Small-subunit ribosomal RNA, 3' major domain from an uncultured bacterium, 479 nucleotides, folded computationally. Its mean pLDDT, the model's own confidence on a scale to 100, is 82. The RNAcentral record of the full RNA draws on ENA and SILVA.
[in-house]
Context: one part of a larger RNA
């Protein structure tokens, strides 16, 4: 001095209470343990592993099995020696590869002998190559306590000394924020504030955007206008600035009010101190040592990572009447697009197809938002609820959809009656509930991930317990 206590005081935090949904039962989907398998690659294991690494495993990917090749090698550098480079093309073969046949001669220098630059073959030597161990040898970077409020230092000064002061006390805050007061006196990282976003205003701009008013049209579509929406640059603006308080220490600050689009950190992101877990990652990359070097390198082809008595996570769909089916209407935002995103119009009952207009995009275009709302049907049932499985026929991507894509269509219609102990999230435009985009990608997303907007709830009395955490203070048979 710290850790620790089913000691103590004192404060937080969706930590418990009060709400509202859930997961836990069933079906699928995904990841994982197990089991099997030639192989089911590795990796991650309480919180902080498990819809994780994977922003997409048919082949490729790919690291794993079987099976055929290669051995200065699939890639990079040097020397020798041959050819330009490339082009078409046959046979063998599962493909890698072996092994012919024809064309074809260029650029740049030149003394017209040639030389060189780029390529391709072969031999040859320093050597490559390893998703081969060791994250307990590293760096990088990345979790987590935790966006908690803390970690330190200089001088001083006390203590023999390990330290202590200061960072304690005593109000206060979201905060080691600030304010008094103190042997301390100042200082750093962390707080906050600068940063980006939204929420109100105003200049500046007016096309691709937008229409009040005035013409016009099927349509803001054209004239016209730029007043509003809206863009996107500068600016204002919120500072406890005013006021009250029979609140407080005349402090900091605290309830309360005005005024204001916003009030006491406006909402939200981005931002992660000193450390802690020999956490995680040698399979991003980098790198010590150790290992293999006709193989633990490295080309192919085919299989695998997608097995399936089982357990467990996390998610999607239900079990219906606040519904489900029919049909007719309305209202976003945010993004993507020339190896593309595809209008309109046809063809098809669909998935699609044909077509080719527009569009390097405020202009065209995916694109239909769905949920709502009007009507009409169902009448409580294992059903007009569920949509799982299975047979049939199709579309599309793609060299290839058997293993092992996706989607349509007609049949077929299972489990399921709202879920046991336990358990999760989440305080406001939140949860709950509805669609929409992207990224990854040829094709494949049950919001898996990462975004974006519609609709829009309840509840907080409280700090006694439950779990983490923060100061202080006490005890210790710990260090």
């Nucleotide at each position: 001095u710290g850790a620790c206590g089913g000691g103590g005081g004192c404060c937080c935090g969706c930590a418990c209470a009060a709400g509202c949904g859930g997961u836990g039962g069933a079906g699928c989907a995904u990841g994982u343990g197990g089991u099997u398998u030639a192989a089911u690659u590795c990796g991650a294991c309480g919180c902080a592993a498990c819809g994780c690494g994977c922003a997409g495993a048919a082949c490729c990917u790919u690291a794993c099995c079987u099976g055929g090749g290669c051995u200065a090698g699939a890639a990079a550098g040097c020397g020798u020696a041959a050819g330009a480079a490339c082009c078409u093309u046959g046979g063998u073969g599962a493909a890698a590869a072996c092994u012919g046949a024809g064309g074809g001669u260029g650029c740049c220098c030149u003394u017209c002998g040639g030389g060189g630059a780029a390529c391709u073959u072969a031999c040859g030597a320093u050597u490559a190559g390893g998703u081969g161990c060791u994250g307990c040898a590293u760096g990088g970077c990345u979790g987590u306590c935790g966006u908690c409020a803390g970690c330190u230092c200089g001088u001083g000064u006390c203590g023999u000394g390990a330290g202590a002061u200061g960072u304690u006390g005593g109000g206060u805050u979201a905060a080691g924020u600030c304010c008094c007061g103190c042997a301390a006196c100042g200082a750093g990282c962390g707080c906050a504030a600068c940063c980006c976003u939204u929420g109100u205003u105003g200049u500046u701009a007016g096309u691709u955007g937008c229409c009040a008013g005035c013409a016009u049209u099927a349509a803001g579509u054209u004239g016209g206008g730029c007043a509003c929406u809206c863009u996107a640059a500068c600016a204002a603006g919120a500072c406890u600035g005013c006021c009250g308080a029979c609140c407080u220490u005349u402090a900091a600050g605290u309830c309360g009010g005005a005024g204001g689009a916003a009030g006491g950190u406006g909402g939200g992101g981005a931002u992660g101190a000193c450390g802690u877990c020999a956490a995680g990652u040698c399979c991003u990359c980098a790198u010590g040592g150790c290992c293999c070097u006709u193989a633990c390198g490295u080309c192919c082809a085919g299989g695998g990572c997608u097995a399936c008595a089982c357990a467990c996570g996390u998610g999607c769909u239900a079990c219906a009447a606040u519904g489900a089916c029919c049909g007719g209407u309305a209202c976003a935002a945010a993004g993507g697009g020339u190896u593309g995103c595809c209008a309109a119009a046809c063809c098809g009952c669909g998935a699609g197809g044909u077509g080719g207009a527009g569009c390097c995009a405020a202009u065209c275009c995916c694109a239909a938002a769905a949920a709502g709302c009007c009507g009409g049907c169902c009448u409580c049932a294992g059903u007009a609820c569920g949509g799982a499985u299975a047979a049939g026929a199709g579309u599309c991507u793609g060299c290839a959809a058997c293993u092992c894509g996706a989607c349509u269509c007609u049949u077929u219609g299972a489990a399921g009656g709202c879920g046991g102990a336990a358990u999760c999230g989440c305080u406001a435009g939140u949860a709950a509930u509805c669609c929409c985009u992207g990224a990854u990608c040829a094709g494949c997303a049950u919001a898996g991930c990462a975004g974006g907007g519609g609709u829009g709830a309840a509840u907080a009395c409280g700090u006694u317990c439950c779990c983490g955490g923060g100061c202080c203070u006490u005890g210790c048979a710990c260090a």